[in-house]
RNA sequence: UCCGAUAAAGGCAAACCCGGCGAAAGCCGGCGACGCAAAGCCAUGGGUCUACCGCCGUAAAAACGGCCAUGACCGCCAGGCCGCCAAAG
Numbered sequence: 001u002c003c004g005a006u007a008a009a010g011g012c013a014a015a016c017c018c019g020g021c022g023a024a025a026g027c028c029g030g031c032g033a034c035g036c037a038a039a040g041c042c043a044u045g046g047g048u049c050u051a052c053c054g055c056c057g058u059a060a061a062a063a064c065g066g067c068c069a070u071g072a073c074c075g076c077c078a079g080g081c082c083g084c085c086a087a088a089g
Base pairs, nucleotide, nucleotide: 002089011036012035017030018029019028020027021026034075040081041080042079044078045077046076047073048072049071054067055066056065057064058063
């Protein structure tokens, strides 16, 4: 330096449920632990989700269908930044 244990100390918290926000995806708080050694942070590349608005179609409206990120997810992958403990090898 790499790796990261049936180690120790500590950390995070999926789903369900409750309250709130949002058009939705989803987010925040509570509860709760499926898991996590970066499950800390950054939407940079890919990916995924959503579609209020907008565009298109059904003559118009309503409604429905299609498309679209500027919205969202870092607990999907990659990349970047920062980082506690440290056995054996």
The RNA shown here (c-di-GMP-I-GGC riboswitch aptamer) has 89 nucleotides and comes from a Chloroflexota bacterium.
The coordinates come from a structure-prediction model, not an experiment, and the mean pLDDT is 87.
It was read from a public genome assembly, where an Rfam model found it.
Taxonomically the source falls in Chloroflexota (Bacteria, Bacillati).